[in-house]
RNA sequence: GACCGCAAUGGGGGUGGAGUCCCCCGAAACCGCCCGAAUCGGGCUGAUGACUCCUGCCUGGAC
Repeated sequence: GACCGCAAUGGGGGUGGAGUCCCCCGAAACCGCCCGAAUCGGGCUGAUGACUCCUGCCUGGAC
């Protein structure tokens, strides 16, 4: 330095909080998508990994 295994506490899954479930990581997991002349410029989408609830945001309607 590389590889493998075990254990504890944990961490992560593109923007907030909570519950449940799923997946991933052990210094890694993770850090959204598309187009172009591409380390630069432009465009698009979402508060979820999934479901439910709350908060915020956007659009339409009613009182």
The RNA shown here (Fluoride riboswitch aptamer (crcB RNA motif)) has 63 nucleotides and comes from a Planctomycetaceae bacterium.
It was read from a public genome assembly, where an Rfam model found it.
NCBI's taxonomy places the organism under Bacteria, Pseudomonadati, Planctomycetota, Planctomycetia, Planctomycetaceae.
The prediction has a mean pLDDT of 76.